Source information
A computed fold for a 72-nucleotide RNA from Candidatus Shapirobacteria bacterium CG11_big_fil_rev_8_21_14_0_20_40_12, annotated as transfer RNA. Its Rfam family is "tRNA". By type it is a transfer RNA. About the family: Transfer RNA (tRNA) molecules are approximately 80 nucleotides in length. The sequence is in RNAcentral, with records from ENA. RNAcentral records the identical sequence in 4 taxa.
RNA sequence: GGGGUGUUAGCUCAGCGGUAGAGCAGUCGCCUCUUAAGCGAUUGGUCGAAGGUUCGAAUCCUUCACACCUCA
Numbered sequence: 001g002g003g004g005u006g007u008u009a010g011c012u013c014a015g016c017g018g019u020a021g022a023g024c025a026g027u028c029g030c031c032u033c034u035u036a037a038g039c040g041a042u043u044g045g046u047c048g049a050a051g052g053u054u055c056g057a058a059u060c061c062u063u064c065a066c067a068c069c070u071c072a
Stems, first nucleotide, its partner, number of pairs: 001071007010024004018055001026042005048064005
């Protein structure tokens, strides 16, 4: 340098062009002598950046950034 994969909550990851989700973690409560476990509720997102297509984009297209794989 060519080709490819990935980037979404604090962490690990889902997500078909039509309201962004789960588990864990956090917070509050129940329970308990206390802690842990268990149960209930709840907070947390510029979907890596910019542009384009579209009535509508996390999703499609282009460029860029970063990480990884592969070819030379």